A computed fold for a 166-nucleotide RNA from Opitutaceae bacterium EW11, annotated as c-di-AMP riboswitch aptamer (ydaO/yuaA leader). The coordinates come from a structure-prediction model, not an experiment, and the mean pLDDT is 75. The sequence was found by an Rfam model in a public genome assembly. NCBI's taxonomy places the organism under Bacteria, Verrucomicrobiota, Opitutia, Opitutales, Opitutaceae.
[in-house]
RNA sequence: UUUGGACCGCAGCCUAAACCGCCGGCGCUUCCUCGCCGGCCGGUACGGGGGACCCAAAUUCUCAGCCUCCGCUGAGACGGGGCGAACGCUCACUGGCGACAGUGGGCAAGGCCACUUCUGAGGCCAAGCCCGUCAGCUAACCUCGUCGGCAUUCUGGAAGGGCGAU
Numbered sequence: 001u002u003u004g005g006a007c008c009g010c011a012g013c014c015u016a017a018a019c020c021g022c023c024g025g026c027g028c029u030u031c032c033u034c035g036c037c038g039g040c041c042g043g044u045a046c047g048g049g050g051g052a053c054c055c056a057a058a059u060u061c062u063c064a065g066c067c068u069c070c071g072c073u074g075a076g077a078c079g080g081g082g083c084g085a086a087c088g089c090u091c092a093c094u095g096g097c098g099a100c101a102g103u104g105g106g107c108a109a110g111g112c113c114a115c116u117u118c119u120g121a122g123g124c125c126a127a128g129c130c131c132g133u134c135a136g137c138u139a140a141c142c143u144c145g146u147c148g149g150c151a152u153u154c155u156g157g158a159a160g161g162g163c164g165a166u
Stems, first nucleotide, its partner, number of pairs: 012150003018044003021040007045146006055136001060077007079134001080131004088107008110125004115160005120154002
């Protein structure tokens, strides 16, 4: 000097996922103060769902048989909805006559990269969970959540704002 790892710090970052008050306990302690944990039909804030009039909406596909067509009958397949950026398309394998179902890969709407907006290059994610046959929008009204995961790509450029020190 360079690279990698760990720890500490920071005006922190993603997400709605936070702040204040009161009470109790614990730690330090003579006391004060401070910190942590828990509780509160406490306050504030942020976010989600349900819920009128009006408006909107109004069952699709496969197989078999019949039938000139329209269509009819039978047996099957796919319920519907919510949170979230995570809509979807396609290929392969397996099961099925088929509509379809399961698993894996590729692409991808959309989202993120640190004060905000625009922008150049580069990179990452594109999942998962819930309700339980039921819910379009929706004023009043009712109801629920405040988890979890991290440590800033080029200190890129422009404009605005802002922290600290002097």